Model confidence (mean pLDDT): 75 of 100. c-di-GMP-I riboswitch aptamer from Candidatus Aerophobetes bacterium Ae_b3a, 76 nucleotides, folded computationally. It was read from a public genome assembly, where an Rfam model found it. Of the family's consensus pairs, 100% are formed in the model. NCBI's taxonomy places the organism under Bacteria, Bacteria candidate phyla, Candidatus Aerophobota.
């Protein structure tokens, strides 16, 4: 640097639910709300899920799992 993850610190993030909106739908943005979470962000690359108005695509899930990318802390 890596690897590893503390009854550690400084912090991040932000499930359910609700209320606006977009969307055929799955679902997604925001406010508010604080479940999990060694991370956290980002990426539909590749698998798996899930919606199909349309009849044959578009699409969603990164908090299903692999990858790539950036990346906070420093016990044992």
């Nucleotide at each position: 640097a890596a690897c590893c993850g503390a009854c550690a610190a400084a912090g991040g993030c932000g499930a359910a639910c609700u209320g606006u909106u977009c969307g055929a739908a799955a679902g997604a943005a925001u406010a508010g709300g604080g479940c999990a979470c060694a991370a956290g962000a980002c990426u539909g690359c590749a698998g798996g899920u899930c919606u199909u108005a349309u009849c044959a695509a578009u699409g969603c899930u990164a908090g299903c799992c692999g990858g790539g990318c950036c990346a906070c802390c420093g016990a044992a």

Its Rfam family is "c-di-GMP-I riboswitch aptamer". Rfam links the family to the GO term cyclic-di-GMP binding.